[in-house]
RNA sequence: GGGCAGGUGUCAGAGUGGUCGAAUGAGCACGCUUGGAAAGCGUGUGUGCUAGAAAUAGUACCGAGGGUUCGAAUCCCUCCCUGUCCG
Numbered sequence: 001g002g003g004c005a006g007g008u009g010u011c012a013g014a015g016u017g018g019u020c021g022a023a024u025g026a027g028c029a030c031g032c033u034u035g036g037a038a039a040g041c042g043u044g045u046g047u048g049c050u051a052g053a054a055a056u057a058g059u060a061c062c063g064a065g066g067g068u069u070c071g072a073a074u075c076c077c078u079c080c081c082u083g084u085c086c087g
Stems, first nucleotide, its partner, number of pairs: 001086007010026003018070001027045006046061006063079005
C1' cells in the first nucleotide's frame, strides 16, 4: 500500500429502512428469601443538553462528518480506530 471483518448503554452483545435509545446477558442499586451468607427470585439501572426546588418532563446521541429517503444504527461516500490476511 491492497483485501476482508468489525466499532451499538459501565461491560459483553443482538438488531431488518418505520412498532428501536434499542432485545438479551453480565455488573451495579434496592427488596424478597436465610439464623447469616451464597445461590435463586422481583423491581430498577445509558450519556449529554434544556426546564424544574425536587420528583420528573422534553430533546439529541449507535466511531466522526456528509448524502439518499416521508423516514437511517440499518443504504451510499469520505475519514478515524481495532482485528486478520496478502504484498
Predicted 3D model of an 87-nucleotide RNA (transfer RNA) from a Verrucomicrobiaceae bacterium. The coordinates come from a structure-prediction model, not an experiment, and the mean pLDDT is 81. Its Rfam family is "tRNA". By type it is a transfer RNA. It was read from a public genome assembly. The source organism's lineage runs through Bacteria, Pseudomonadati, Verrucomicrobiota, Verrucomicrobiia and Verrucomicrobiaceae.